[in-house]
RNA sequence: CUCGAAAAAGGCAAACCCGUCGUGAGGCGGGGACGCAAAAUCCAGGGUCUGAUUCGACGCGUCGCGCGUUGGCUCAGACAGCCCGGUUGCCGAAG
Numbered sequence: 001c002u003c004g005a006a007a008a009a010g011g012c013a014a015a016c017c018c019g020u021c022g023u024g025a026g027g028c029g030g031g032g033a034c035g036c037a038a039a040a041u042c043c044a045g046g047g048u049c050u051g052a053u054u055c056g057a058c059g060c061g062u063c064g065c066g067c068g069u070u071g072g073c074u075c076a077g078a079c080a081g082c083c084c085g086g087u088u089g090c091c092g093a094a095g
Base pairs, nucleotide, nucleotide: 002095003092004091011036012035016031017030018029019028020027021026034081040087041086042085045083046082047079048078049077050076051075052074054072055071056070057069058068059067060066061065
């Protein structure tokens, strides 16, 4: 350096619950552990999701237009514990 032990020390904390902020996706704090060797940190390229907007399809209605479902454009956002990438870092068996 690589690697990651049925090792040791220490660390993080999914779902869910409570509080709080947000229209929402979600954020933060507390409890709680499914997992994690970078589940530390930075980044929104791919991906997923939310809101608004607009165009189309289908359905319903009081056919003015409205409402509902669904697909796409654009804009604004969310997620780094989905993938890729940058930086830093604890421990030390075997190879």
A computed fold for a 95-nucleotide RNA from Planctomyces sp., annotated as c-di-GMP-I-GGC riboswitch aptamer. The sequence was found by an Rfam model in a public genome assembly. The model forms 90% of the base pairs in the Rfam consensus. It matches the Rfam family "c-di-GMP-I-GGC riboswitch aptamer". Its Rfam clan is "c-di-GMP_I riboswitch clan".